[in-house]
Context: one part of a larger RNA
RNA sequence: CUGGGCGUAAAGCGUGCGCAGGCGGUCUUGCAAGACAGGUGUGAAAUCCCCGGGCUUAACCUGGGAACUGCACUUGUGACUGCAAGGCUGGAGUACGGCAGAGGGGGAUGGAAUUCCGCGUGUAGCAGUGAAAUGCGUAGAUAUGCGGAGGAACACCGAUGGCGAAGGCAAUCCCCUGGGCCUGUACUGACGCUCAUGCACGAAAGCGUGGGGAGCAAACAGGAUUAGAUACCCUGGUAGUCCCAACCCUAAACGGUGCACACUUGGUGUAGGAGGAAUUGACCCCUUCUGUGCCGGAGCUAACGCGUUAAGUGUGCCGCCUGGGGAGUACGGUCGCAAGAUUAAAACUC
Numbered sequence: 001c002u003g004g005g006c007g008u009a010a011a012g013c014g015u016g017c018g019c020a021g022g023c024g025g026u027c028u029u030g031c032a033a034g035a036c037a038g039g040u041g042u043g044a045a046a047u048c049c050c051c052g053g054g055c056u057u058a059a060c061c062u063g064g065g066a067a068c069u070g071c072a073c074u075u076g077u078g079a080c081u082g083c084a085a086g087g088c089u090g091g092a093g094u095a096c097g098g099c100a101g102a103g104g105g106g107g108a109u110g111g112a113a114u115u116c117c118g119c120g121u122g123u124a125g126c127a128g129u130g131a132a133a134u135g136c137g138u139a140g141a142u143a144u145g146c147g148g149a150g151g152a153a154c155a156c157c158g159a160u161g162g163c164g165a166a167g168g169c170a171a172u173c174c175c176c177u178g179g180g181c182c183u184g185u186a187c188u189g190a191c192g193c194u195c196a197u198g199c200a201c202g203a204a205a206g207c208g209u210g211g212g213g214a215g216c217a218a219a220c221a222g223g224a225u226u227a228g229a230u231a232c233c234c235u236g237g238u239a240g241u242c243c244c245a246a247c248c249c250u251a252a253a254c255g256g257u258g259c260a261c262a263c264u265u266g267g268u269g270u271a272g273g274a275g276g277a278a279u280u281g282a283c284c285c286c287u288u289c290u291g292u293g294c295c296g297g298a299g300c301u302a303a304c305g306c307g308u309u310a311a312g313u314g315u316g317c318c319g320c321c322u323g324g325g326g327a328g329u330a331c332g333g334u335c336g337c338a339a340g341a342u343u344a345a346a347a348c349u350c
Base pairs, nucleotide, nucleotide: 004321005320006319007304008303012318014201015200016199017198021194022193023192025088026087027086028085029084030083031082033081034080035077036076037075038074039073040072041071042070049065050064051063052062053061054060091191092188093187094186095185096184097182098181099180103177104176105175106174107173108172109171110154115149116148117147118146119145120144121143125136126135162169163168206247210243211242215241216240220236221235222234223233258317259316260315261314262313263312266295267294268293269292270291271290272289273288274287275286276285299306300305323350324349325348332343333342334341335340
């Protein structure tokens, strides 16, 4: 390299958009680049192969044949690929009509709770633990009533639920806005699929500036525990957690399962539609589309298991793997304010 693979053995990029590239529905006509068939020329000799010959055999030498699977030219074919022209509607999309939703951005508002402040009532404890102590409290705490301030998060509903490409998204209302699903008609007429480089998004932590800071809480301090205790437990507590704009770009970023399309027995839930039957109407019942669960058939799998949401059967395209350690490291490059990220070896060793 080929072959073989990628749920768990090594291996699916965190996710999307998308240029180039690769691949591409159906019908008719034309061309003949690819393709196929025939012919001609060439494809040195030697080697390889076949049939013979010569050294006593063999290696070796040698005669003839075949072959040299290639290239060029030429004649033809028109199924397939391609190219050109013209159509089609099933793929894809648009319009009209509905539906559901924590999808995204901005603004306003609300109640419960914690903390703090003021005033009142009230008196000796409170808090904490396995037990304690540090801590708070006669300068009046805890408890309780009223009033106020401020920040953060939104109980119940809540789900095996919904939405989003992923990360993720949950109080209520308003404004702006993306996507999806369903029904039937009309329209465009292959406009499609995938996607190296690229671009965008990307939890938490972290970073620099400016705000904010109730609770929680790395670091830190104290109290315990212990042989020790740089911990687990307790009392405190700063970054941070929150906001604006700007970085960082990593995760067990997981379904450890790339995307798209087609095909292949079933059962039972659930969410959003549409239709049918029945009915006064609704529920119930049946059919169907889309999503999301569970159980299982064939088949697949090393097994576990997967099983129409495939890990089954196929097609197209991309990414990735090639023994363990060294190592996702060094060096170099690119990016970053930094932390570091990304790309990515070798010696050596088993």